[in-house]
Molecule: RNase P RNA; transfer RNA
Organism: Candidatus Kuenenia stuttgartensis
RNA sequence: GCGUACCGGAACGGUCGCCCGCUUCCGCCUCGGCGGGACGGGAGGAAAGUCCGAGCACGGAAGGACAAGGUGGUGGGUAACGCCCACCGGCCCGCUGCAGGGUCAGGGACAGUGCCACAGAAAACAGACCGCCGGGUCCGAAAGGGCUCGGUAAGGGUGAAACGGUGCGGUAAGAGCGCACCGCCCGGCCGGUGACGGACGGGGCACGGCAAACCCCACCUCGUGCAAGUGCAAGCAGUUCCGCCCCGCCAGCGACCCUGGUUUGGCAGCCGUGGUCCGCGGCAUGGAACAGGUAGCGCGCUCGAGCCCCCGGGCAACCGUGGGCCUAGAGAAAUGGCCGUUGCCGACCGCGCAAGCGGCUCGGGACAGAACUCGGCUUAGCGGUAUGCGCAG
RNA sequence: CGGGGUGUAGCUCAGCUUGGUAGAGCGCUUGCUUCGGGAGCAAGAGGCCGCAGGUUCGAAUCCUGUCACCCCGA
Numbered sequence: 001g002c003g004u005a006c007c008g009g010a011a012c013g014g015u016c017g018c019c020c021g022c023u024u025c026c027g028c029c030u031c032g033g034c035g036g037g038a039c040g041g042g043a044g045g046a047a048a049g050u051c052c053g054a055g056c057a058c059g060g061a062a063g064g065a066c067a068a069g070g071u072g073g074u075g076g077g078u079a080a081c082g083c084c085c086a087c088c089g090g091c092c093c094g095c096u097g098c099a100g101g102g103u104c105a106g107g108g109a110c111a112g113u114g115c116c117a118c119a120g121a122a123a124a125c126a127g128a129c130c131g132c133c134g135g136g137u138c139c140g141a142a143a144g145g146g147c148u149c150g151g152u153a154a155g156g157g158u159g160a161a162a163c164g165g166u167g168c169g170g171u172a173a174g175a176g177c178g179c180a181c182c183g184c185c186c187g188g189c190c191g192g193u194g195a196c197g198g199a200c201g202g203g204g205c206a207c208g209g210c211a212a213a214c215c216c217c218a219c220c221u222c223g224u225g226c227a228a229g230u231g232c233a234a235g236c237a238g239u240u241c242c243g244c245c246c247c248g249c250c251a252g253c254g255a256c257c258c259u260g261g262u263u264u265g266g267c268a269g270c271c272g273u274g275g276u277c278c279g280c281g282g283c284a285u286g287g288a289a290c291a292g293g294u295a296g297c298g299c300g301c302u303c304g305a306g307c308c309c310c311c312g313g314g315c316a317a318c319c320g321u322g323g324g325c326c327u328a329g330a331g332a333a334a335u336g337g338c339c340g341u342u343g344c345c346g347a348c349c350g351c352g353c354a355a356g357c358g359g360c361u362c363g364g365g366a367c368a369g370a371a372c373u374c375g376g377c378u379u380a381g382c383g384g385u386a387u388g389c390g391c392a393g
Numbered sequence: 394c395g396g397g398g399u400g401u402a403g404c405u406c407a408g409c410u411u412g413g414u415a416g417a418g419c420g421c422u423u424g425c426u427u428c429g430g431g432a433g434c435a436a437g438a439g440g441c442c443g444c445a446g447g448u449u450c451g452a453a454u455c456c457u458g459u460c461a462c463c464c465c466g467a
Base pairs, nucleotide, nucleotide: 001389002388003387004386005385006384007383008382010342011341012340013339014338015337016336018042019041020040021039023038024037025036026035027034028033029032044367048378049377051376052375053374054373055372056225057224058223059222068221069220070219071218072217073087074086075085076084077083088106089104090103091102092101093100095393096392097391098390107216108215112214113213114210115209116208129156130155131152132151133150134149135148136147137146138145139144164182165181166180167179168178169177183205184203185202186201187200189198190197191196229299230298231297232296238290239289240288241287242286243267244266245265248262249261250260251259252258269283270282271281272280273279306325307324308323309322311320312319313318344364345363346362347361348359349358350357351356394466395465396464397463398462399461400460403419404418405417406416413450421437422436423435424434425433443459444458445457446456447455
């Protein structure tokens, strides 16, 4: 330096402030609040991103099927998960072996469809460009060469990938054509809960890659999110009843006044300034009941799959028994500043061979701020501890 | 708080579906044309496709993470 595992994000005191409190005291007044003091409490490992999984709440009678989306080795943990633990297998750490570490979206490529650019003769029911070998024929004295018909995947060359690899035999040349080893496929056996592993027997070998392409298989998922939702409930608007007023109409001997009824519309009022009217200014907008419900207030709201310790079980994740503890919940939003002492890190100085030790010194202290609550993941970021970076050929 | 979208040349955008070489318009440079400029014509330069990792022989395109910006709802 890199990797892995783990830990911490300060402690105490003073002082000035901020938020909360069904703790308490004092003061004020419309008797329910307001103001002040004391006391108690007040951010994180990520409170972040909002990427997964849940609790909780409401909607939908909440069933079945399809669609859509997600997950994907095996076993376990968990409320659950795409998370965690252990194991298996592949790949990587130049090669081989052992050990160790890292990494894997790690079901299926004989269910089907599709893609494999360029290069190359040929790219998926393979394929003769060069080369190699044989036959025929022509030229040639010969060596050899041309043409043609066949054989050949061992060699060259192309490619990310060329239809098992290496060696020996074999052959006209070649070829699993034959054999040995390695690999592959099939079969039962043994071990393991299982993924899988092991040895054995058989088969010359057929079956390229891509599913983070469509797709198939198995499993999971109803939707919306605390601004969910719920209780009380000003004002405005609404409905009903009662009262009153104006206009119109009808009736009462009835044109007017008066009295009564009624549809629609409405609440015309009071006070001040004035002797009066107009005007101007201010206050009010008849009363009662009702349901829904806005502002507002309250609940949801923080005691919870909670935290710490001992013991026990388990390789571990985690689980269980017992004991102890209560730890923000506020409204767009509080949790801060300064000083001193200590502690941490770095520099400098001194001592010491060194490990290290010391100091009236200086500097640093990151990322970041709860908003319903948990379990994870990811990302940001400062410091520290332990351990590994091996052995043989 | 919840949901959706976009990052590609100096600017505005295609390309992503179905992976194989990145393109258009405006702008820029050079030349021609003109007395000169503009317009026109011809040629050219300019891109690690926001960043990091993965899948694949191969990634702007597929997947994961992350950053920035924009829009919508209550």